[in-house]
Context: one part of a larger RNA
RNA sequence: CUGGGCGUAAAGCGUCUGUAGGUAGUUUAAUAAGUCAACUGUUAAAUCUUGGAGCUCAACUUCAAAAUCGCAGUCGAAACUAUUAGACUAGAGUAUAGUAGGGGUAGAGGGAAUUUCCAGUGGAGCGGUGAAAUGCGUAGAGAUUGGAAAGAACGCCGAUGGCGAAGGCACUCUACUGGGCUAUUACUGACACUCAGAGACGAGAGCUAGGGUAGCAAAUGGGAUUAGAUACCCCAGUAGUCCUAGCCGUAAACGAUGGAUACUAAAUGUUGAACAGAUUAACCUGUGCAGUAUUAAAGCUAACGCGUUAAGUAUCCCGCCUGGGAAGUAUGCUCGCAAGAGUGAAACUC
Repeated sequence: CUGGGCGUAAAGCGUCUGUAGGUAGUUUAAUAAGUCAACUGUUAAAUCUUGGAGCUCAACUUCAAAAUCGCAGUCGAAACUAUUAGACUAGAGUAUAGUAGGGGUAGAGGGAAUUUCCAGUGGAGCGGUGAAAUGCGUAGAGAUUGGAAAGAACGCCGAUGGCGAAGGCACUCUACUGGGCUAUUACUGACACUCAGAGACGAGAGCUAGGGUAGCAAAUGGGAUUAGAUACCCCAGUAGUCCUAGCCGUAAACGAUGGAUACUAAAUGUUGAACAGAUUAACCUGUGCAGUAUUAAAGCUAACGCGUUAAGUAUCCCGCCUGGGAAGUAUGCUCGCAAGAGUGAAACUC
């Protein structure tokens, strides 16, 4: 390499868009590039194969025949692939009518809590812990009442529930805006699937510049604990957490499960719209879809388990794996302000 694999043993890119490429519905006709058949030429000798012969046999030698992946040419076949021309509607898309939603961006508004400040009441403690102490407090704390300010996060509803490609998204309202689902089957007529390279998005932390800073809190200081305690516990507390603009591009970025299509028992919830029945109506029952869960037949699996949302049965395309360590290191290159990221070995060793 091949073969074999990728939920947990090594292995699915964090996610999407999409170029080249690969693959690809039904049907008619033509062509004959692939494909298939026949023939011809070539395919040196030796070797190999078959049948003889010669060394006492064999190895070996020798004779004849056959064979010689393949290549080229001639003449044909037309099922499949392909190409060209035409037709179709089951894939895909558009339109129309509905519909659910924390999908996104921007703006406006709200209440609870916290902290601080001001004023009143009041008068000795408060706070904290396993126990304490540091700390705060007669310069009036803590408690309580009224007022003001600020920043951040949005209780209940709330769910095994919803939306989004993923990251993720939740107080309320408004504006703009993306996608989905259902129904009619009106229109286009294969316009599809996947995608190397490429591009876009991408939690948190971190970085740059300018703001902001209530609470929390790396670092740091102090108090404890301890043999020690650069910790766990306590009192403080700065970056940061928040906003704007830019960068970074990583996560156990997880369903540790790539995408698309088709097929293969059931049962029970739940979400969305539709239809039918019943009903005054809500509620209820059923059917076919689209999600989201649980149990489970067949089947699969090393087992655990998966099981129409497959890890079952198949096809297509992409990515990735090949003993452990050295090592996601060294080196080179690309990117980055940096931190670092991407790509990524070997010697040696077991």
A computed fold for a 350-nucleotide part of an RNA from a metagenome, annotated as small-subunit ribosomal RNA, central domain. Its mean pLDDT, the model's own confidence on a scale to 100, is 87.